[in-house]
């Protein structure tokens, strides 16, 4: 790296290191950020998958958060293509995440 599928509007630190960029690529706006960015550690949320629990039953629903991932500014920042009342809305692309698969 490919396929297939579910999600994607909510959550969630005034912490230590760290020390100049961040905000997925392109491109255009917007925006954070020395009152400290990126990554690191720690704390956090979140319930996708294991997992044990309840009540049903072959299955479904709650409730746990111990284990594996995720996430932890701003709708996945918007906008990019189609439809459209031109304002939004819907859907699409394409992205991240989980769960399988060859």
């Nucleotide at each position: 790296a490919c396929c297939u599928u579910a999600u994607c509007a909510a959550g969630a630190g005034u912490g230590g290191c760290g020390g100049a960029g961040g905000a997925a690529a392109c491109a255009g706006g917007u925006c954070c950020u020395u009152u400290g960015a990126a990554g690191c550690c720690c704390g956090g949320c979140a319930a996708c998958c294991u997992g044990a629990c309840u009540g049903u039953u072959a299955u479904c629903a709650g409730a746990c958060a111990a284990g594996g991932u995720g996430c932890u500014a701003a709708u996945u920042c918007c906008u990019g293509c189609g439809g459209u009342u031109u304002a939004u809305c819907c859907g699409g692309a394409a992205g991240a995440u989980g769960a399988g698969g060859a």